[in-house]
RNA sequence: GAGUGGCGAACGGGUGAGUAACACGUAGGUGAUCUGCCCUGGGGUUGGGGAUAGCCUGUGGAAACACAGGGUAAUACCGGAUACGUCCUGUACACUGUGGUGUAGAGGGCAAAGAGGCUACGGCCUCGCCCCGGGAUGAGCCUGCGGCGCAUUAGCUAGUUGGUAGGGUAAAGGCCUACCAAGGCGACGAUGCGUAGCCGGCCUGAGAGGGUGGACGGCCACACUGGGACUGAGAUACGGCCCAGACUCCUACGGGAGGCAGCAGCUAAGAAUCUUCCGCAAUGGACGAAAGUCUGACGGAGCGACGCCGCGUGGGCGAUGAAGGCCGAAAGGUUGUAAAGUCCUUUUCUGCCUGAGGAAUAAACUGGGGAGGGAAUGCCCUGGUGAUGACGGUAAGGCAGGAAUAAGCCCCGGCCAAUUACGUGCCAGCGGCCGCGGUAACACGUAUGGGGCGAGCGUUGUUCGGAAUUAUUGGGCGUAAAGGGCGCGUAGGCGGCUUUGCAAGCCUGGCGUGAAAGAUCACAGCUUAACUGUGGGCACGCGCUGGGAACUGCGAAGCUUGAGUUCUGGAGGGGGAGCUGGAAUUCCAGGUGUAGGGGUGAAAUCUGUAGAUAUCUGGAAGAACACCGGUGGCGAAGGCGAGCUCCUGGCCAUGAACUGACGCUGAGGCGCGAAAGCGUGGGGAGCGAACAGGAUUAGAUACCCUGGUAGUCCACGCCGUAAACGAUGUGCACUAGGUGUUGGGUCGUUAAGACUCAGUGCCGCAGCUAACGCGUUAAGUGCACCGCCUGGGGAGUAUGCCCGCAAGGGUGAAACUCAAAGGAAUUGACGGGGGCCCGCACAAGCGGUGGAGCAUGUGGUUUAAUUCGAUGAUACGCGAGGAACCUUACCAGGGCUUGACAUAUACUAGACGGUCGUAGAGAUACGGCUUCCCUUCGGGGCUGGUAUACAGGUGCUGCAUGGCUGUCGUCAGCUCGUGCCGUGAGGUGUUGGGUUAAGUCCCGCAACGAGCGCAACCCCUGCUGUCUGUUGCUACCAGGUAAUGCUGAGGACUCAGACGGAACUGCCGGUGACAAACCGGAGGAAGGUGGGGACGACGUCAAGUCAUCAUGGCCCUUAUGUCCUGGGCUACACACGUGCUACAAUGGCCGGUACAGAGCGCUGCGAUACCGCGAGGUGGAGCAAAUCGCCGAAAACCGGUCUCAGUUCGGAUUGGAGUCUGAAACCCGACUCCAUGAAGGUGGAAUCGUUAGUAAUCGCGCAUCAGCAUGGCGCGGUGAAUACGUUCCCGGGCCUUGUACACACCGCCCGUCACACCACCCGAGUUGGGGGUACCCGAAGUCGUUUGUCCAACCAGCAAUGGAGGACGGCGCCGAAGGUA
Repeated sequence: GAGUGGCGAACGGGUGAGUAACACGUAGGUGAUCUGCCCUGGGGUUGGGGAUAGCCUGUGGAAACACAGGGUAAUACCGGAUACGUCCUGUACACUGUGGUGUAGAGGGCAAAGAGGCUACGGCCUCGCCCCGGGAUGAGCCUGCGGCGCAUUAGCUAGUUGGUAGGGUAAAGGCCUACCAAGGCGACGAUGCGUAGCCGGCCUGAGAGGGUGGACGGCCACACUGGGACUGAGAUACGGCCCAGACUCCUACGGGAGGCAGCAGCUAAGAAUCUUCCGCAAUGGACGAAAGUCUGACGGAGCGACGCCGCGUGGGCGAUGAAGGCCGAAAGGUUGUAAAGUCCUUUUCUGCCUGAGGAAUAAACUGGGGAGGGAAUGCCCUGGUGAUGACGGUAAGGCAGGAAUAAGCCCCGGCCAAUUACGUGCCAGCGGCCGCGGUAACACGUAUGGGGCGAGCGUUGUUCGGAAUUAUUGGGCGUAAAGGGCGCGUAGGCGGCUUUGCAAGCCUGGCGUGAAAGAUCACAGCUUAACUGUGGGCACGCGCUGGGAACUGCGAAGCUUGAGUUCUGGAGGGGGAGCUGGAAUUCCAGGUGUAGGGGUGAAAUCUGUAGAUAUCUGGAAGAACACCGGUGGCGAAGGCGAGCUCCUGGCCAUGAACUGACGCUGAGGCGCGAAAGCGUGGGGAGCGAACAGGAUUAGAUACCCUGGUAGUCCACGCCGUAAACGAUGUGCACUAGGUGUUGGGUCGUUAAGACUCAGUGCCGCAGCUAACGCGUUAAGUGCACCGCCUGGGGAGUAUGCCCGCAAGGGUGAAACUCAAAGGAAUUGACGGGGGCCCGCACAAGCGGUGGAGCAUGUGGUUUAAUUCGAUGAUACGCGAGGAACCUUACCAGGGCUUGACAUAUACUAGACGGUCGUAGAGAUACGGCUUCCCUUCGGGGCUGGUAUACAGGUGCUGCAUGGCUGUCGUCAGCUCGUGCCGUGAGGUGUUGGGUUAAGUCCCGCAACGAGCGCAACCCCUGCUGUCUGUUGCUACCAGGUAAUGCUGAGGACUCAGACGGAACUGCCGGUGACAAACCGGAGGAAGGUGGGGACGACGUCAAGUCAUCAUGGCCCUUAUGUCCUGGGCUACACACGUGCUACAAUGGCCGGUACAGAGCGCUGCGAUACCGCGAGGUGGAGCAAAUCGCCGAAAACCGGUCUCAGUUCGGAUUGGAGUCUGAAACCCGACUCCAUGAAGGUGGAAUCGUUAGUAAUCGCGCAUCAGCAUGGCGCGGUGAAUACGUUCCCGGGCCUUGUACACACCGCCCGUCACACCACCCGAGUUGGGGGUACCCGAAGUCGUUUGUCCAACCAGCAAUGGAGGACGGCGCCGAAGGUA
């Protein structure tokens, strides 16, 4: 080293595929069992035999391996002897819990192995071996209870359930076989399908619960997949065997080999998961007498912040609060004692040195003690010595060095602790939810600062919590999701009073168990902690046992109040059947009668001279029952209505008797169940889906009309639904009342009325409710039972099943998607809702616009530019109250750059300026002449230049703003304090009854007051008084003139201007409520606000304006600033707004002739006079103006002419000639004269203004302004018509109502279609997986059988040989995979 033999290999280690099961947990049973090694008791260990590995010689094969011959040993194998005993058979007795135990005796079966040591050879000792009993340990089997989902799985079952007999097993059993019986399981969930190893525990939670089963520990199952046995004490065996299958590998193609869910390691998949390490030193295991061998169990180390714990990255001092950063206009703030600096410490780190504990003991040596024995080796107990360390030179300690080696991550809009700046500009991005970002972002990115945690921090995933959001603890169902359509009733749940028994539930004591670990408390060990150890308590559970009897239950006996029965009365459209009746409608027949009828918003279709409608008579048919009739009655609900009769159900009341808990609810089940619909057969008057026609309309598959089929009606049978509603399940009890009504009863002078029972309404207390509301008819307070809900959509859909003739019904999802859907109430807004009421809102009138020409503004177009703004009402003769230059902001060209303008400083020059000249389009440049002031002599003022700060911008944002303005709207409203009501939003006040122009006033009132608005106060105007009278006035007096207040004079008048008066519903009558107020009247200049103006509440329109001004931010800086010349804003196919002038006779023209007001005037108004046809010119009196002037107002009036005509209307356009202003009228002024003489003959649809000194009409003035007015703002002259009235249009106010609206009806919102994508359903089909059944084939193997082959032990025999028995082979049952259906 190989082999024989023994023991182990069934332990230890891994994994969770399968398993819904006695697999697991817990408590039991085994009288139905086994158990190697170990402990203990008893008894043995005798005498023989035949083989076979190794070994030797050969053979086959590529290999794996196999075969033949020879020979050998055993504690391997086989007979014989013996049997304390044990097993089997049958007997008797005792105890007992079934195959239990004990005793007695009979028959039969059953053992063994030796080795080592000592010896005085007698034997003894040790380790073995055999038989039997007991123990311990481990295991098998059986049972009660417990722990998943789906009922869209409701029926399952043939060895199935039981019995008898047998087989089989260690063992009960249908485990297996034969026969017999027909059972067994299931709504307390069988069967099926899906999912899953179970538990101690772990996470979470206050708990109850919910989730989970990784590590550690217990049990189970599995070992490539399926089947099978062998060996063994034990396996149906992870690193054993056989067979089948898939896969991989080797092969000589014949055949073989393999199974990491052991430890490492590799590959693949994946978001992701480690070293092919050290050691048996410790603990444990197997074998061994032991040494020892084996042990990827285990002990350690390695990797990973994966988790838990501990420690550090320094500490003290340090303010010029350094530098730098960030913020800020600056001052300054902040980072921040932070840093630097200085003093100190050395955990950690680095280097060096020392260095435990884990090792106890084994063998061996040596000492002591003990039992037994004749002695020795031995046996038992024990002291000392005594090898062995993987980790590892580790833990720890010492010395030295030096702050040395060591900080990050997330967040800063709210939730939620912590902000600033810049960048970006609905981009880039953020986001857990709400949501941030469209030029000022605390929300994105960066920086600064701050907050949180810290060797971690944040994210993702998962579970529990919050979530009372599945509600046992601990929810709900009138309207938010949710009461079954209604009843009868099965199972079940629950159940009145008294007595008594039992003890299942219940209460209580004891015992057993509830493993350890974990958790918890205390203590202890590592420096602490994590970690670990020791002890205690707990473990609410299960089992056994003692006790109790209130309650529940069970049994017995009773009771009458719950429930019911009988008798006496009562009301009723309760149900079914039959009979009868009248009114109406339609139809038929006949009469009368004539032109329409019918229908509608209006019509038409329709009907009628073939005689309708109307009317009269007669007849037929079907359906429905006026009045009574009623929040009245009945019924369980659906529902029920003419009258009478019959049959029948229920209800109520009264009093008495009787039964004696007979009750309540009710999953399934059964029945009833409107309308429509369905089937069969009838019936059919009226009505009337569908359908037809006529209308309406953009259309009108509707609403309206004319017809009309099913149907509506009856019988029988289906359907089974509904807003089947009180959106309110049933029953019982309790908890203020008031009032009406239906049906009874008692009392009452039979009247009123009181009490009471049963119904049916309204109001209302407590209470409830989110509110609305409910409120003895509960939605209050309780009990019992049933049904139902759990965000919206998808969807009551799909699918499966059940029902149905069908239509359809019942049950009933998911994917996907949304951040809501919803209830009640509040305030607004809105309504082709209602009520009341205003306004030139309509109506009634008058005059216009829209048509023409022109003027002016706008759009559009054009342009180098036509600068900009205003845009429904609320832009458009608007900003502009005056664009030829200027203005001017635009365009072209030419210039300037501290600038056209402001301030400051420094330096410099001295003037600036004026005038003249030259160049130029001019700005500008150059030149000539002329020219300062103050001074303390430093300088200052002023001006130019240079430089620096800065100027400048009509550049952008009116959606960053102030201010101002428009509009609703001169509308009558809008609010507040306190109180009260409401959980609250909010209400009340402010609503109501009157009244007003008015929230004006009065009355009432849980409101009382107040503010901003209204009105009044202010101005103008109308009457009047007083005063004052010049420039105004002039009656009296006087003077004077051709005439005139012209003059003196006067204050009377007019007028002017100051201050007053006057009007207040004060007075009368009426109405009203005795109020407010209204109507009428008187008086009065004026009458109910006398007329007009100024004056505009809270707010709305992100209304308008950055170009009046102011202003944040952004932008430009030799230009987006500024200067100049010229041009443009004046363009012109068009469109619109606002106006002027007209179209004519109420007029035009000509002539004559009256009468205003309010203003303006000194670079101004400008008279008389003269010139011009005229615009105007010359001229200049007077006047800073009640003095002078503008300034003769016009229409009107008188007279004449024109005579209806494109004109004697109209004046555009054009030609010519002029005037004025201005530096200048070409682009581009106004006016005059002459000439020209267009459109236009009253304006379509549509639309505007206006209610009295108003509209209309007539002229005059002023602002701007050199000039320019049809515009604007004022002024006066002449001077109407109409308003019945509030139905309608528009706008507005108050109350009320509905609302799904709230950027509020210009709101909201629905469906189809188109394209793309996602999800689901159906779909001719196609494909895969799982399971079942029937049949076929049938491996290995067990079992059975066997006439075949072979065979050492035993028996017989001298032997041959035979027998017994065995192996192989054959056959059979079963049987995995496979096949077919």
Molecule: small-subunit ribosomal RNA
Organism: uncultured bacterium